[in-house]
RNA sequence: GCUCGCGUAGCUCAGAAGGCCUAGAGCGUUCGGUUCACAUCCGAAAGGUCCCUGGUUCAAAUCCAGGCGCGAGCA
Numbered sequence: 001g002c003u004c005g006c007g008u009a010g011c012u013c014a015g016a017a018g019g020c021c022u023a024g025a026g027c028g029u030u031c032g033g034u035u036c037a038c039a040u041c042c043g044a045a046a047g048g049u050c051c052c053u054g055g056u057u058c059a060a061a062u063c064c065a066g067g068c069g070c071g072a073g074c075a
Base pairs, nucleotide, nucleotide: 001074002073003072004071005070006069007068010027011026012025013024019058029045030044031043032042033041051067052066053065054064055063
């Protein structure tokens, strides 16, 4: 340099044939219940410009282009 893959909550990821709740799960965090207390267990809450910019569309996490970052392969 070329090709391919990935980038979604603090972490690990799902969702990717566009509308099905204008985004969920587990872990973690906080609060509450349970306990003499801790752990476990149960309930609730907070937490996301879906990497960035632009485009297509009535509508984009999802499609397209460029950029950035990470990884793999080729040279």
A computed fold for a 75-nucleotide RNA from Candidatus Gottesmanbacteria bacterium RIFCSPHIGHO2_02_FULL_39_14, annotated as transfer RNA.
The sequence was found in a public genome assembly.
Rfam family: tRNA. By type it is a transfer RNA.